Model confidence (mean pLDDT): 80 of 100. This is a predicted structure of a 72-nucleotide RNA (transfer RNA) from an uncultured archaeon. Rfam family: tRNA. Gene Ontology term of the family: triplet codon-amino acid adaptor activity. RNAcentral holds the sequence, with entries from ENA.
[in-house]
């Protein structure tokens, strides 16, 4: 340098072009407990960037960025 794949909460993963973008763990508040843990009920928190297609984009297309694999 070429080709392929991936990019969504702090982490691991969902989401058939139309949902309030969902779950678990983590964090946090309260309950429970002598304290802590377990458990129960809440809360915070995310679509890599820029364009394009579309009435509507996490989803489709293009370029870039980052990571991985591979060829040379």
């Nucleotide at each position: 340098g070429g080709g392929c794949c991936u990019g969504u909460a702090g982490u691991u993963c969902a989401a058939u072009g139309g949902a309030u973008a969902g779950a678990a763990c983590a964090c946090u508040u309260g309950g429970u407990u002598u304290c802590g843990g377990c458990c129960c009920a809440g809360g915070u928190g995310a679509u890599c960037u820029a364009g394009g297609u579309u009435c509507a984009a996490u989803u489709c297309c293009u370029a870039g960025c980052a990571g991985g694999c591979u060829c040379g």